The part of an RNA shown here (large-subunit ribosomal RNA, domain VI) has 268 nucleotides and comes from Pseudonocardia ammonioxydans. The sequence was found in a public genome assembly. Rfam family: Bacterial large subunit ribosomal RNA. Gene Ontology terms of the family: ribosome and structural constituent of ribosome. NCBI's taxonomy places the organism under Bacteria, Bacillati, Actinomycetota, Pseudonocardiales, Pseudonocardia. Its mean pLDDT, the model's own confidence on a scale to 100, is 87.

Context: one part of a larger RNA
RNA sequence: CGUUGGAGACUUGAGGAAGGCUGUCCCUAGUACGAGAGGACCGGGACGGACGAACCUCUGGUGUGCCAGUUGUCCCGCCAGGGGCACGGCUGGUUGGCUAUGUUCGGGAGGGAUAACCGCUGAAGGCAUCUAAGCGGGAAGCCUGUUCCAAGAUGAGGUCUCCCACCACCUUGAGUGGGUAAGGCUCCCAGGAGAUGACUGGGUUGAUAGGCCGGAGAUGGAAGCCCUGUGAGGGGUUGUGAGUUGACCGGUACUAAUAGGCCGAGGG
Numbered sequence: 001c002g003u004u005g006g007a008g009a010c011u012u013g014a015g016g017a018a019g020g021c022u023g024u025c026c027c028u029a030g031u032a033c034g035a036g037a038g039g040a041c042c043g044g045g046a047c048g049g050a051c052g053a054a055c056c057u058c059u060g061g062u063g064u065g066c067c068a069g070u071u072g073u074c075c076c077g078c079c080a081g082g083g084g085c086a087c088g089g090c091u092g093g094u095u096g097g098c099u100a101u102g103u104u105c106g107g108g109a110g111g112g113a114u115a116a117c118c119g120c121u122g123a124a125g126g127c128a129u130c131u132a133a134g135c136g137g138g139a140a141g142c143c144u145g146u147u148c149c150a151a152g153a154u155g156a157g158g159u160c161u162c163c164c165a166c167c168a169c170c171u172u173g174a175g176u177g178g179g180u181a182a183g184g185c186u187c188c189c190a191g192g193a194g195a196u197g198a199c200u201g202g203g204u205u206g207a208u209a210g211g212c213c214g215g216a217g218a219u220g221g222a223a224g225c226c227c228u229g230u231g232a233g234g235g236g237u238u239g240u241g242a243g244u245u246g247a248c249c250g251g252u253a254c255u256a257a258u259a260g261g262c263c264g265a266g267g268g
Base pairs, nucleotide, nucleotide: 001152004174005163006162007161008160009159010158011157015149016148017147018146021049022048023047024046025045026044027043033038051106052105053104054103055102059100060099061098062097066093067092068091069090070089071086072085073084074083075082076081110144111143112142117137118136119135120134164267166178167177168176169175170173183263184262185261186260187203188202189201190200191199208256209255210254211252212251213250214249215248217245218244219243224237225236226235227234228233
C1' cells in the first nucleotide's frame, strides 16, 4: 500500500515445513520343518542405541550487589567490630534464572490409492490365459492421519462485536480540506518478550516496577555480654536454627507509571 466505510477479537485452511531410524532378548516353541546339525513364519511382550522436542521435580553445572570461613596489607584514633585492595584475593556452600551429562515424551496405530508381485472370473483364440471388459490382495514408499507456519490464498475467505452517516469549499466526484466516533499510536512503569523494531502486562477507577512488611529458600550460630585458658582459642546465652539474606511467592499506594499530544469512518 492492497484486501472497496473505519475498528477490536476469534477463526477456516489452499499451500508449505517438520517428523518417518533401528538393535538385542523373552513367550508362542526347541513347536512347524529337518536323518541330524540346526531351527522358523504369523502373533505377543520386555529392554536398549542413535536422533529430536519440551522441561528443571530429581542428579549435577553455573552463581561477580546471597551466607560463612580465612591470608597479607591499608584505613575507620586504639580494643572490639568493620570497610578497601590483592583473579570474585583464596576457600566451603548456595535461591531465582539459564542449563545436560538430568527428567519426561516422540517416531506410531488406523484409513485410502498403488509398485514389483500374487490372484478371481474371463474372452479374442470351443482349450489355455491375472486383462482385453470386470473384481480382489499387496510396501519403511505415495495421499491422509500427528506437530508447526499459513488469507499478499491479489482467488486477499469466514464469524461475532463496536462506531456512526458531521462541517466547509468548489473544478460535482470514488473530489479536496477540517473536527471527531469506535479504536489506535505516542509517552511512561515493567516483563514469561527482546540487538533495535516487534510482542505481552500495567498506567492512580492502579499492585506494573522499586521500596517496605510477611513467607519460602540459602547460609549455618551474628554482634554484645558472661565464664574459662598464660595464650592462639574454647564454651554459654543458641542447634526443629542466631544473625544476615539477589532474582522466588504474597501483601501494602510510600516512590515512579502525572499531565498531555497525534492519528483515525462518512461508505460510487